Source information: Predicted 3D model of a 543-nucleotide part of an RNA (small-subunit ribosomal RNA, 5' domain) from an uncultured prokaryote. Model confidence (mean pLDDT): 82 of 100.
Context: one part of a larger RNA
RNA sequence: GAAUGAACGCUGGCGGCGUGCUUUAUACAUGCAAGUCGAACGAGAACGUCACUUCGGUGACUAGUACAGUGGCGAACGGGUGAGUAACACGUGGACAACCUGCCUAGGAGCGGGGGAUAACCCGGGGAAACCUGGACUAAUACCGCAUACGCUUUCCGGUUGGUGGCUUUGAUCAAAGUUGGGGACCGGGGAAACCCGGCCUGAUACUUUAAGAGGGACUCGCGUCGGAUUAGCUAGUUGGUGGGGUAACGGCUCACCAAGGCUUCGAUCCGUAGCCGGCCUGAGAGGGUGAUCGGCCACACUGGAACUGAGACACGGUCCAGACUCCUACGGGAGGCAGCAGUGGGGAAUUUUGCGCAAUGGGCGAAAGCCUGACGCAGCAACGCCGUGUGGGUGAUGAAGCAUCUUGGUGUGUAAAGCCCUGUCAUCGAGGAAUAAGGGUGACGUGAUUAAGAGUCGUGUUAAUUGAAUGUACUCGAGAAGGAAGCCCCGGCUAACUCCGUGCCAGCAGCCGCGGUAAUACGGGGGGGGCAAGCGUUAUUC
Numbered sequence: 001g002a003a004u005g006a007a008c009g010c011u012g013g014c015g016g017c018g019u020g021c022u023u024u025a026u027a028c029a030u031g032c033a034a035g036u037c038g039a040a041c042g043a044g045a046a047c048g049u050c051a052c053u054u055c056g057g058u059g060a061c062u063a064g065u066a067c068a069g070u071g072g073c074g075a076a077c078g079g080g081u082g083a084g085u086a087a088c089a090c091g092u093g094g095a096c097a098a099c100c101u102g103c104c105u106a107g108g109a110g111c112g113g114g115g116g117a118u119a120a121c122c123c124g125g126g127g128a129a130a131c132c133u134g135g136a137c138u139a140a141u142a143c144c145g146c147a148u149a150c151g152c153u154u155u156c157c158g159g160u161u162g163g164u165g166g167c168u169u170u171g172a173u174c175a176a177a178g179u180u181g182g183g184g185a186c187c188g189g190g191g192a193a194a195c196c197c198g199g200c201c202u203g204a205u206a207c208u209u210u211a212a213g214a215g216g217g218a219c220u221c222g223c224g225u226c227g228g229a230u231u232a233g234c235u236a237g238u239u240g241g242u243g244g245g246g247u248a249a250c251g252g253c254u255c256a257c258c259a260a261g262g263c264u265u266c267g268a269u270c271c272g273u274a275g276c277c278g279g280c281c282u283g284a285g286a287g288g289g290u291g292a293u294c295g296g297c298c299a300c301a302c303u304g305g306a307a308c309u310g311a312g313a314c315a316c317g318g319u320c321c322a323g324a325c326u327c328c329u330a331c332g333g334g335a336g337g338c339a340g341c342a343g344u345g346g347g348g349a350a351u352u353u354u355g356c357g358c359a360a361u362g363g364g365c366g367a368a369a370g371c372c373u374g375a376c377g378c379a380g381c382a383a384c385g386c387c388g389u390g391u392g393g394g395u396g397a398u399g400a401a402g403c404a405u406c407u408u409g410g411u412g413u414g415u416a417a418a419g420c421c422c423u424g425u426c427a428u429c430g431a432g433g434a435a436u437a438a439g440g441g442u443g444a445c446g447u448g449a450u451u452a453a454g455a456g457u458c459g460u461g462u463u464a465a466u467u468g469a470a471u472g473u474a475c476u477c478g479a480g481a482a483g484g485a486a487g488c489c490c491c492g493g494c495u496a497a498c499u500c501c502g503u504g505c506c507a508g509c510a511g512c513c514g515c516g517g518u519a520a521u522a523c524g525g526g527g528g529g530g531g532c533a534a535g536c537g538u539u540a541u542u543c
Base pairs, nucleotide, nucleotide: 001543002542003541004540006539007538008537009536010535013389014388015387016386017385018384019382020381021347026345027344028343030342031341032340035073036072037071040070041069048061049060050059051058052057080300081299082298089225090224091223092222093221094220099217100216101215104213105212107210108209109208110207112146114144115143122135123134124133125132126131152171156166157165178205179204180203181202182201183200186199187198188197189196190195226272227271228270233263234262235261238260239259240258241257242256243255244254245253275297276296277295278294279290280289281288282287302323303322304321305320306319325336326335327334328333353379355378356377357376361375362373363372364371365370392422393421394420395419402413403412404411405410426484428479429478430477431476432475436470440466442464443463444462445461446460447459448458449457450456487532488531489530490529491528492513493512494511498527499526500525501524502523508515509514
């Protein structure tokens, strides 16, 4: 000199954009942060309103709505934190002839025929509660058999290993005929008829299987990645083989047997410290320091352990076990996990609102409308940082007064003020007033595809009204008024800036050298001056 997630002191006008628990991975009151689908399924209220009423009630609407239940998808994303980890964790570059993959994209084939249950609801029982339990009933895109099988698995042959090709045998293994929209003729059933239901035709979407793709993930290898030798030896599933098991998959991953190996001064092992990187800071660079915000990867979710479900977890707002802690209890037993967003206590030099909205972007579910979303978009607080801007401009000498100094002549403050003439940024008040909105749905009018069809569905064009949290915000115009807006540090040398008084090795200053013991430009105050400026200094840390 530059820098900071800073803090402290004094001071403080406005705006824009950012940033904001670095310490106790400490304990948490309260609210919210993951739901959605009735176009998978069975059921299904009430308040209220209206009508009738024998005043007891009944019926209709509300409404196939709400709250629940079965089922599907999601909940493994998004959000937080940095404890642990010196490791294939990360970075970079390969390999995979050893692998998995829901949703998505584009293909092939298929979607036949049956069955038994169970929640909800109803009736009981137990319990303070959490909840548990018995009986009876019922549905499905829930569950289970049967049929169909290019495919899977095992054995054999050739071959380059398990790929690929061929042959043979055994075994096992699929589907939701679902849901929804439309239809001229024909057929079946119901009905007196109108008509209804189904077949049939057709659209959409699910579903099964198979082989690809994309994206995602697992595993593996080369190289790189802090300090300590006052840590020199470490290792028994240890190193390798054979075989069995296990996994999506290779492998001591695991087990039985066999062999005795494997690593290490090119630093093993042990100890300490630490999430890694893109980056960020500094520096001419080389390098040094660092890893907040934003982005990628990893790890963790009260502590330790475990599996279940699932395409995916060994799962922050899931389950089980153990532990510590807190809470409820009728003492028998139960409930909980903010390192999500706010917020509280504690710790600390120190770090914000228990705000608004799903309007936009993105995500989940849904055919869609839509619902949910403390992701996100905004607002609030804080000079915490950067940037912009203002606190006025011109003129004005009797060089006013005051103050300071003085050689008493004067000099300085100083064009500074006053006065006069202007301007009107910002703040204030008044008026007007955006963009962020693209869509989506509905109506009307066309058009293309599908189709037997002029129906329906899908695509597409025009048009109408409609969707904004921030917000009456940004911005624009007008009004009046110098008014509402300047401080902080320093002045011995380094280092820009000097005098007077007080003090008298005292009180004090100080980054270094050093000042102060009676004329202190170095202490304290006044005047003056220098520097920076809504900041200025100090402290801490890095180069």